The RNA shown here (Glycine riboswitch aptamer) has 98 nucleotides and comes from an Acetobacteraceae bacterium. The organism belongs to Acetobacteraceae, within Bacteria. Rfam family: Glycine riboswitch aptamer. Rfam links the family to the GO term glycine biosynthetic process.
RNA sequence: GGGAUCUCUGGAAAGCCAGCGGAGCGAUCCGCUGCACCGAAGGAGUAAGGGACGCCUCGGGCCGUCCUGAAUCUCUCAGGUUCCGCGACAGAGGGGGG
Numbered sequence: 001g002g003g004a005u006c007u008c009u010g011g012a013a014a015g016c017c018a019g020c021g022g023a024g025c026g027a028u029c030c031g032c033u034g035c036a037c038c039g040a041a042g043g044a045g046u047a048a049g050g051g052a053c054g055c056c057u058c059g060g061g062c063c064g065u066c067c068u069g070a071a072u073c074u075c076u077c078a079g080g081u082u083c084c085g086c087g088a089c090a091g092a093g094g095g096g097g098g
Base pairs, nucleotide, nucleotide: 006093007092008091009090010089015035017034018033019032020031021030022029023028036081037080038079042077043075044074045073049068050067051066052065053064054062055061056060
């Protein structure tokens, strides 16, 4: 000096939906079912490029198949849709004095 872990801080989106049941004095909370949504836990897919096989007119070329191949893109399995919480990602995390 760097990396990982850890600590603190910031951190978006989308129904306080409907029905049924339960708890509760109440506010409200929980479970199940249904429809509608969100993308930034996790997960999955993917370009160029690279590689192998095949073929050909063999200085090399061609298309086809397969492998590899990124994300904040895409999917929405999972997760989530008042607050809380979670949260990709980001910042700080030397010493002394005042």